[in-house]
Predicted 3D model of an 84-nucleotide RNA (c-di-GMP-I riboswitch aptamer) from Methylomonas sp. NCBI's taxonomy places the organism under Bacteria, Pseudomonadati, Pseudomonadota, Methylococcales, Methylomonas. The coordinates come from a structure-prediction model, not an experiment, and the mean pLDDT is 79. The sequence was found by an Rfam model in a public genome assembly.
RNA sequence: GGCAUCUAUCGCCAAUCCGGCUGUGAAGCGGGGUCGGAAAGUCGCGGGUCUUGCGGUAAACAGCAAGAUGGCUGGAUUGCUCCC
Numbered sequence: 001g002g003c004a005u006c007u008a009u010c011g012c013c014a015a016u017c018c019g020g021c022u023g024u025g026a027a028g029c030g031g032g033g034u035c036g037g038a039a040a041g042u043c044g045c046g047g048g049u050c051u052u053g054c055g056g057u058a059a060a061c062a063g064c065a066a067g068a069u070g071g072c073u074g075g076a077u078u079g080c081u082c083c084c
Stems, first nucleotide, its partner, number of pairs: 002084001012037002017032002020029003035071001041077003045074003048069007
């Protein structure tokens, strides 16, 4: 430096839920907590899903715009340990 995650160490993160705060909302942040994760680190570029507005309708769908989601997924990028 590269590939890989067989083995293994020290560790890391934190689902659901509870509570506080922010947001019209999806959801986010902090604390508790610990389902799981070998990138469950980072990035909204592609897809998916979700929200709001417009539109439209008997009510809906399609469509457009703006958002959310990285623990939905593809990809990009960075890092640790053991082995080769």